[in-house]
RNA sequence: CUGCAGAAACAGGGGUGCUGCCCGCAGAUGAGUGGGCGGCUGAGAAUCACCCUUUGCACCCGAUACGGAUAAUACCGGCGUGGGGAGUUUCGAGGCGGAAGUU
Numbered sequence: 001c002u003g004c005a006g007a008a009a010c011a012g013g014g015g016u017g018c019u020g021c022c023c024g025c026a027g028a029u030g031a032g033u034g035g036g037c038g039g040c041u042g043a044g045a046a047u048c049a050c051c052c053u054u055u056g057c058a059c060c061c062g063a064u065a066c067g068g069a070u071a072a073u074a075c076c077g078g079c080g081u082g083g084g085g086a087g088u089u090u091c092g093a094g095g096c097g098g099a100a101g102u103u
Stems, first nucleotide, its partner, number of pairs: 001098004006091005011053004017040009059084003066077003
């Protein structure tokens, strides 16, 4: 001097599932839709919260797909070293490294 770890600021990205009961709306044997209170998975099932930002499986696509399980589901698994996917600046030099110099 510098890379990383770490920290901060500002900025950005992302997800509204399944299900029981009650009420309303619509409808007429095909089921829908809104609200309330619960149950399941999860960090988060929609809060001003949570997660993620290239060291990226946050999330999207393939997928109204495949296998397994379940009361049921994008619940689990594979697919998957798949294709996409949102960042800069400052601090940091006393942790881990690298470079140069001096003795």
Predicted 3D model of a 103-nucleotide RNA (TPP riboswitch aptamer (THI element)) from Neisseria animalis. The prediction has a mean pLDDT of 75. Taxonomically the source falls in Neisseria (Bacteria, Pseudomonadota, Betaproteobacteria, Neisseriales). It matches the Rfam family "TPP riboswitch aptamer (THI element)". Rfam links the family to the GO term thiamine pyrophosphate binding.